Transfer RNA from Flexibacter sp. CG_4_10_14_3_um_filter_32_15, 73 nucleotides, folded computationally.
[in-house]
RNA sequence: GCCUUCUUAGCUCAGCUGGUAGAGCAAUUGAUUUGUAAUCAAUAGGUCAACGGUUCGAUCCCGUUAGAAUGCU
Numbered sequence: 001g002c003c004u005u006c007u008u009a010g011c012u013c014a015g016c017u018g019g020u021a022g023a024g025c026a027a028u029u030g031a032u033u034u035g036u037a038a039u040c041a042a043u044a045g046g047u048c049a050a051c052g053g054u055u056c057g058a059u060c061c062c063g064u065u066a067g068a069a070u071g072c073u
Base pairs, nucleotide, nucleotide: 001072002071004069005068006067007066010025011024012023013022019056027043028042029041030040031039049065050064051063052062053061
């Protein structure tokens, strides 16, 4: 320098073919217990990497940029 893939909650990751986003763990609160742990219930936590475009509508499609990981030279 070129090719491919990825970027979604604090962490690990879904989201199957465009219709306003979820799980597990973690956190907080409550119940239970003499207390802690464990268990159960609930709650909170997202400008879906950034910018632009297409569309009535974009996490999803297109372009550019940034970052990360393979491969080739």

It matches the Rfam family "tRNA". Rfam classes the family as a transfer RNA.